[in-house]
């Protein structure tokens, strides 16, 4: 010094004007103070708070999770570790339970894509067939029809454990040893797992479970336009009193009932208003405990809360010349945008002391 690899943290700063708004105060025209977007406010892709509504349990269905532990309110997220894959490394990336319960499927090529099979091969030990030979018992030689094999070529992402001797007509776990594999027993580990074994089985039978399934473990719905309050005009509801002079219906007629009349009370709804609304699993310092996520504990901080919906505008200076991008209850997390800059931890190489 280069090149990398992981983790944070910055997101233009000052100031002067006019402005929008939440908030206190003064006062009711206002005027003064004060607060005022993010690291993702975004996707809405997962948990949870909070409100309604349902709701005795338990089982099906349906749906997610998915190696262990261990954090959390809570998760699919984080952390520690295992196990596989990449890198020299520091690091990084895995839907990582079951394929010896069951079913399905596996394109093209290839004989064969899974009860196995045989294209080219290989192989006369066996039958057949032809030759020769024959002391008629066979002997021998040749042939891949019968058959035997999967050593070796080809075909695929992948072809029924590897290698290596032995063995054979020619192969074969058919035997043996070594490696790989299951099972058992031990060590260590809280497991996951990992070593270890003159233990045991010749081996169990290709892949795929983000294909169906099995096993475990988890979910009750809908969402702040959730929900409560308070309430207009105008319509109608419902009771109560008073009037029963009139009308209207009932009825052939009257009594009577029933409707319309006045008043008072009563409850629902709409408009509109208020609350939910921001003090919350907060934040920031430190100290303990933990490897670590995080948890305790003590001081301290007050830090947008709108409802047509504010967080702007313009000058002026200055700097590296300014990325993505705008709060709608509300909080852990993914994810995905994001000019340009600072910092720290390790790694790997060159050089020089």
């Nucleotide at each position: 010094g280069a090149a990398g690899u992981c983790g944070g943290c910055c997101g233009g700063g000052c100031a002067g004007u006019c402005g929008c708004u939440g908030c206190g105060c003064a006062u009711u025209g206002u005027g003064c103070g004060u607060g005022g977007a993010g690291g993702a406010a975004a996707g809405u892709c997962c948990g949870g708070g909070c409100u309604c509504c349902a709701a005795u349990g338990g089982g099906c269905a349906g749906g997610g999770u998915g190696c262990c532990a261990g954090g959390u309110a809570a998760c699919g997220c984080c952390u520690g570790g295992g196990c596989g894959g990449c890198g020299u490394g520091a690091g990084c990336c895995g839907a990582c339970g079951g394929a010896a319960a069951g079913u399905g499927c596996c394109g093209c090529a290839g004989a064969a894509a899974a009860u196995a099979u045989a294209c080219c091969g290989c192989c006369g030990a066996u039958g057949g067939u032809g030759g020769c030979c024959g002391u008629c018992a066979g002997g021998u030689c040749a042939u891949a029809c019968a058959g035997g094999u999967a050593a070796g070529g080809g075909u695929g992402a992948a072809a029924u454990g590897g290698u290596g001797c032995g063995g054979u007509a020619a192969g074969a776990g058919c035997g043996c040893a070594c490696c790989g594999c299951g099972c058992c027993g031990g060590u260590g580990g809280c497991a996951a797992c990992a070593c270890c074994g003159c233990g045991u089985g010749g081996c169990a039978g290709g892949g795929u479970a983000a294909a169906c399934c099995c096993c475990a473990c988890c979910c009750g719905g809908a969402g702040c336009a959730a929900g409560a309050c308070c309430a207009a005009a105008u319509a109608g509801g419902g009771g109560g009193g008073c009037a029963u002079a009139c009308g209207c219906g009932u009825g052939g007629c009257c009594c009577g009932c029933g409707c319309g009349g006045c008043u008072c009370c009563c409850g629902g709804g709409u408009a509109g208003g208020u609350c939910g609304c921001u003090u919350g699993a907060g934040g920031u310092a430190c100290u303990u405990g933990g490897u670590g996520a995080c948890a305790a504990g003590u001081a301290u901080c007050g830090c947008a809360g709108a409802u047509g919906a504010a967080u702007g505008g313009c000058u002026g200076c200055u700097c590296u010349c300014g990325a993505c991008a705008g709060a709608a209850c509300c909080c852990g997390g993914c994810u995905u945008a994001u000019a340009g800059g600072c910092c720290g931890g390790c790694u790997u190489c060159c050089a020089c002391u």